Record summary:
The prediction has a mean pLDDT of 80. A computed fold for a 488-nucleotide part of an RNA from Hadarchaeales archaeon (SeqCode), annotated as small-subunit ribosomal RNA, 5' domain. NCBI's taxonomy places the organism under Archaea, Methanobacteriati, Hadarchaeota (SeqCode), Hadarchaeia (SeqCode), Hadarchaeales (SeqCode). The RNAcentral record of the full RNA draws on ENA and SILVA.

[in-house]
Context: one part of a larger RNA
RNA sequence: GGCCACUGCUAUUGGGGUCCGACUAAGCCAUGCAAGUCAUAGGGCCUCGGGGCAACCCGAGGUACCUGGCGCACGGCUCAGUAACACGUCGUCAACCUACCCUAGGGACGGGGAUAACCUCGGGAAACUGAGGAUAAUACCCGAUGGGCGAGGGAAGCUGGAAUGCUCCUUCGUCGAAAGGCCGAAAGGCGCCCUAGGAUGGGACGGCGGCCUAUCAGCUAGUUGGUGGUGUAACGGACCACCAAGGCUACGACGGGUACGGGCGACGAGAGUCGGAGCCCGGAGAUGGGGACUGAGACAAGGCCCCAAGCCCUACGGGGUGCAGCAGGCGCGAAACCUCCGCAAUGCGCGAAAGCGUGACGGGGGGACCCCAAGUGCCGCUGGCCUUUGGUCGGCGGCUUUUGCCAAGUCUAAAAAGCUUGGCGAAUAAGGGCUGGGUAAGUCGGGUGCCAGCCGCCGCGGUAAUACCCGCAGCCCAAGUGGUGGCC
Numbered sequence: 001g002g003c004c005a006c007u008g009c010u011a012u013u014g015g016g017g018u019c020c021g022a023c024u025a026a027g028c029c030a031u032g033c034a035a036g037u038c039a040u041a042g043g044g045c046c047u048c049g050g051g052g053c054a055a056c057c058c059g060a061g062g063u064a065c066c067u068g069g070c071g072c073a074c075g076g077c078u079c080a081g082u083a084a085c086a087c088g089u090c091g092u093c094a095a096c097c098u099a100c101c102c103u104a105g106g107g108a109c110g111g112g113g114a115u116a117a118c119c120u121c122g123g124g125a126a127a128c129u130g131a132g133g134a135u136a137a138u139a140c141c142c143g144a145u146g147g148g149c150g151a152g153g154g155a156a157g158c159u160g161g162a163a164u165g166c167u168c169c170u171u172c173g174u175c176g177a178a179a180g181g182c183c184g185a186a187a188g189g190c191g192c193c194c195u196a197g198g199a200u201g202g203g204a205c206g207g208c209g210g211c212c213u214a215u216c217a218g219c220u221a222g223u224u225g226g227u228g229g230u231g232u233a234a235c236g237g238a239c240c241a242c243c244a245a246g247g248c249u250a251c252g253a254c255g256g257g258u259a260c261g262g263g264c265g266a267c268g269a270g271a272g273u274c275g276g277a278g279c280c281c282g283g284a285g286a287u288g289g290g291g292a293c294u295g296a297g298a299c300a301a302g303g304c305c306c307c308a309a310g311c312c313c314u315a316c317g318g319g320g321u322g323c324a325g326c327a328g329g330c331g332c333g334a335a336a337c338c339u340c341c342g343c344a345a346u347g348c349g350c351g352a353a354a355g356c357g358u359g360a361c362g363g364g365g366g367g368a369c370c371c372c373a374a375g376u377g378c379c380g381c382u383g384g385c386c387u388u389u390g391g392u393c394g395g396c397g398g399c400u401u402u403u404g405c406c407a408a409g410u411c412u413a414a415a416a417a418g419c420u421u422g423g424c425g426a427a428u429a430a431g432g433g434c435u436g437g438g439u440a441a442g443u444c445g446g447g448u449g450c451c452a453g454c455c456g457c458c459g460c461g462g463u464a465a466u467a468c469c470c471g472c473a474g475c476c477c478a479a480g481u482g483g484u485g486g487c488c
Base pairs, nucleotide, nucleotide: 001488002487003486004485005484006483007482008481009480012374013373014372015371016370017369019367020366021332027330028329029328031327032326033325036070037069038068041067042066043065044063045062046061047060048059049058050057051056077285078284079283087209088208089207090206091205092204093203096202097201101198102197103196104195105194106193107192109143110142111141112140118133119132120131121130122129123128147175148174149173150172151171152170153169154168156167157166158165181190182189183188211257212256213255218248219247220246223245224244225243226242227241228240229239230238260282261281262280263279264275265274266273267272287308288307289306290305291304310321311320312319313318338364340363341362342361346360347358348357349356350355377399378398379397380396381395382394383393384392385391386390404424405423406422407421408420409419410418431477432476433475434474435473436458437457442472444471445470446469447468453460454459
C1' cells in the first nucleotide's frame, strides 16, 4: 500500500454486480408457501339439454374423489464427513446400463379373473382402519406368434494390437411382446410392442497431479493370491466355501492432525505466499445411525421401515414430527435482510392443445457489501474584524438547476426506479482523522502539574507541555474517514 470481517463518528443522489446467518450451533424450530399435471386412459360425482311411460340411452360442460400414466432421482439448500480414484487431467471398458428424444425395420392374434372410488354395516378420542356387495380401463393375468437371451456343434468371413466381439447354419434350453386404445365424419393425429443403431445421461477401471507430522516404523486374517460359486447393468475378496501363504513399507506403509476438490480469488515486478463461503463444474449430506421397496434411474431433503435422542397431541389404548428449500422465530455470537409481488420473461414438469404448476426464476423492500459516476453552487458590487499579497464573517443584486418538490408521457405483469418534457426554487446535501519524530500540518492562546491523560514504535506530562484537555489556526482524505483482527 492492497484485500477481507467487525466496529466509532458522519452521510445527498444515480447506475452496475456472481454481495448479505459461510467463519460460532450440520443447534432447535410456531405459521404460510416451496411438485404437480393429464377430463383426448377408465370409473364415479355435479349441472344442463334431447329422446323415452319407465328402466334407460345419447350429447354438452364441470370436478383430480378413486383406479391409471408421466413427473416427484430435476431444480433449490448446505459443506458435517471425506487424505479417497473424492477431485483435476489424460486414457480404458475385449467388463456395462440409459425413461423421455431421433433414425431404420417389423408388429399388435385369442382369452380370463379381479379391484378402488361407490353402496351397506362396523371399530377408534384421533391418526386411521375392518367386513360384505357391485363395476371399468392404456391397471393385472394366461395362451399364441414374432423376437430376445444362454449353451453345444459346424463353416468360413469381418473389425482389431489381441477375439472372449460380430455375422451365417443347425440342435437344445430358457424368458415368453403389444392397448388396435384415445380424438376425429373422414383424411389424419396422439399413442402401444419388439429389434437394431444414435443421441443424452450415468456406472466401473487405470496412469499422473495437489496438505502437515518419524516426538507415528513397522502394518495386515478377507489380509494377498488361486479354484468353484453367489450377487450385480457390469469387473472384482464385492461376498461365500475350500486351498495356498502371501501382500504393503524410509520412493514413508500403518497411525495421528487438518481439510470437500477444481475453475478461480487476494497480494506480488516476478518467483511465489496465502485463501478456496457467494458464481460455474464435480462430490457428499438432509436430526444421529442402519435398511430395503418402487422405479429407466434412489438406497430417495418436503417417500417407507427399524434403532436412538429431542419435541408435540392423547379419552393413556395410541398417534404425529424433521426449514443444511423461501420468508420468519429462538439460541449462539463481534457479525449478517421482508413471515413482499408475479408467473409478464428465461427454464423445468405434465398436457394433442388451450393451459396449469413452479419461494427455480424474474421483480420490488432492507443493509455505509463492492465498483463506477455526479452534486453540495457561480458572478458582480459593498461593509465589519484580523498577524493588511490576503483571510474570515455579513449585506445587496444577478445567473444556473445536476439533485430536490410537483405534473404529464414513456417504461413495467402491476408498481417503484429510470428516461423525456414542463413548472417552482440556491433552494434539500460535509464530514472524519491528524498537526513532537517516523509523517503533510502550530513551539499560537487558555487549563492541568509524573495528576488527569496520550502513545502502533520512539516516547510526552513533576508550573512557561508545538505530544494531555479546550479554543483558534493548519494538514490529509472525502460521502466517507478512523480503530480492531486476518492475509499478501